[in-house]
Predicted 3D model of a 70-nucleotide RNA (transfer RNA) from Podarcis lilfordi. RNAcentral holds the sequence, with entries from ENA.

């Protein structure tokens, strides 16, 4: 300068109350696994402030991971 949001990999539009694939679980198919389908669990949106009626998004600050120049 850039990055942080589900266990993990990432979206997220103009600020208006958060999703995906995987994996996890439990059906359902098959003589059994395995695929495949269906459905559920699963979030202090890195920490604190500050601005707004309203912040995952916008300002400050710390902390964290990469990178790039000297």
């Nucleotide at each position: 300068g850039a990055c942080u949001u589900a266990g993990c990999u990432c979206a997220g539009u103009u600020g208006g109350u958060a999703g995906a694939g995987c994996a996890u679980g439990a059906g359902a198919c098959u003589c059994u696994u395995a695929a495949u389908c269906u459905c559920a669990u699963g979030g202090u949106u890195g920490u604190g402030g500050g601005c707004u009626c309203a912040a995952g998004c916008c300002c400050c600050a710390c902390a964290u991971u990469g990178g790039g120049c000297a």

Notes:
Taxonomically the source falls in Podarcis (Eukaryota, Tetrapoda, Amniota, Sauropsida). Its Rfam family is "tRNA". Model confidence (mean pLDDT): 81 of 100.